[in-house]
Context: one part of a larger RNA
Formats: sequence, structure tokens, C1' cells
RNA sequence: CUGGGCGUAAAGGGCGCGUAGGCGGCAAUUCAAGUCAGUUGUGAAAUCUCCGAGCUUAACUCGGAACGGUCAACUGAUACUGUUUUGCUAGAGUACAGAAGGGGCAAUCGGAAUUCUUGGUGUAGCGGUGAAAUGCGUAGAUAUCAAGAGGAACACCUGAGGUGAAGACGGGUUGCUGGGCUGAUACUGACGCUGAGGCGCGAAAGCUAGGGUAGCAAACGGGAUUAGAUACCCCGGUAGUCCUAGCCCUAAACGAUGUAUGUUUGGUGUCUGGAGUUUUUAUCCUCCGGGUGCCGUCGCUAACGUUUUUAACAUACCGCCUGGGGAGUACGCACGCAAGUGUGAAACUC
Repeated sequence: CUGGGCGUAAAGGGCGCGUAGGCGGCAAUUCAAGUCAGUUGUGAAAUCUCCGAGCUUAACUCGGAACGGUCAACUGAUACUGUUUUGCUAGAGUACAGAAGGGGCAAUCGGAAUUCUUGGUGUAGCGGUGAAAUGCGUAGAUAUCAAGAGGAACACCUGAGGUGAAGACGGGUUGCUGGGCUGAUACUGACGCUGAGGCGCGAAAGCUAGGGUAGCAAACGGGAUUAGAUACCCCGGUAGUCCUAGCCCUAAACGAUGUAUGUUUGGUGUCUGGAGUUUUUAUCCUCCGGGUGCCGUCGCUAACGUUUUUAACAUACCGCCUGGGGAGUACGCACGCAAGUGUGAAACUC
């Protein structure tokens, strides 16, 4: 190694692109490296196993064979893998025509609401709570009308609906731009899958510099509650939340389910293409795709459950796990402005 696992028990990398490597469609052909066969050489002796012999037997001793991962050279075989050459089109891709979409980036515009400012009306309260108080208000608040300023977020539409690799993405318009899907032909001709390192992206919070600051709001101050109340409730309120540039690189980054390919009964919604049927359009109906849900057979599963969007049957490649605590700690190294992150033990103990 033969021969374990990773939805929930320990275990899928947060996500992609891709180097090395691993694996790889159909047909013919070359070589013969892997593979297979034969021959020769070699594989110390003792031991072990088998056969036989000798001590009266046995132990013991002796002889032979076999075993011992065999290995090397030579001669052959060519199905499979590999290699050479030549083709093919079912994988992959390109061109063409369409439809859908909060996919991304930038610019610009809009209305509702909150707050503030100014002015008008108006007068004693407003606000808040379980009840209150702090707070605001006769220097005229709250309420109401008009005008203005500014920032942030985009009600309804909104859907178990859409898009994206993931994080994520939602007012309108314009510009630039990525990806997937469908249809019918033509073309390239295995150009493919995975992917250690590597590179890129990566919510929120946090950091640096410069702006911005309406609302909300860690910290903080005050009022309550309470035995106390460093809280829950209330009144305020600064970082932050927003923008630009640069860092940080972590999340229950979850479907707690890696990616790719093929195969395996069904039912019913929904989104989005196409074809047919229909006198034409629309609807309905039937069929062919691509997404996304629910239910469920076989199978699988410890059970729960899962079930063509697989946790089924198979193949390829990567990542990861090996009792609990100590510990995601110490040490070292790398990265970072820092916060810290990545990698990651042991003693001891149960």
C1' cells in the first nucleotide's frame, strides 16, 4: 500500500485566474520506455518451509529443492499506458443572429423624509416613559405655512424573483465595459479538467492622509431603575458611518456541502430563450434548452435528512481531519503604520 473519512460527530481552502505537477476523446501509424514472455548470469552460509538420509527414536546432524520485493544483460510480444507521425469531431473554443439581468466603473439628474437657517401665523407648553426626570420653551418653543441650505439613503414596484466566482449588487438617464444563455450554420481540431507554490479579488470593524458630516451612533456626560446598575429605558453626544487615495485580509466569508465530467424513476411552481400546434396576435396546450424553489422513488445515511441543483453510481485533481483541555497559545519566520494576521508546537493534565 492492499483498506478510513470531511452537511450536523474532528475535517472543504472566503472566492477566482493560473505555473509546475497529476489526469485526459475517437481512428490509424512508428518506436518499444512502462507492461508481458523466454534464455543466461546473479541472488554467501546458517536459519525457516518441503522431500530424503544418518545417530535404536526425538531433539540434533547431513544431502537436495524451494523461498528470499530480486536485479542485470540479451532475445522476443505490442493489447493497454507512453512516444512519433497522420487524420477525425461527440469535449473545448471562434464567428453570426437574438433575448434577459439590482453584473462592474464613471458622470449627471430627481422626488419623499429627517435636521438646520430665515420669514409669517400663533401661545404655553413641548418632549419622553411602565411611571418619571434630565432636556427644549415667554430671548416665543412644540404645532402650522412659505422660502432656502446640506448630507445620507433610495418607499411603492419587491417576488421562496434576477445578476455575479465569492464578497456582494436595488431611484432615473447617459457613456464605457465583463460574463452567462438560446438559435441555426460555418470554422479551428483535444487547443481539455484539476491545480502545490504564485498572482488577483475579498462584508463589517479598524488604520493613514485629505475632504464631508443631515440622520444614526461605540466612547463619554446627564436623568431614571436598582441593594448596587460601570447595563437594559430616557435626554444629549464624539469617533465612525459618506467621498477620494492607500493599507488591513478577517467573519456562523454557510448550502456549516471543493472543482470538473458522465450516468440514474417522477410530480409541481417560478425566471429566461427557442420550436410546434392554433385562421393571425395574445392566452392556453405540447416539446427542446438554461437558471432557481418545493415535494418525493430508488439509492445513500448513525440518524436527521439528502434525492437529476445528490449527501446516489463512477472517474480526475486539489484542500483538510486523527480524543478533550493546554491552544489557535508559546517560540521562530513572513506580512502589517498599528491593531493584528498567516504558519503553528510541547510540557502537563483528564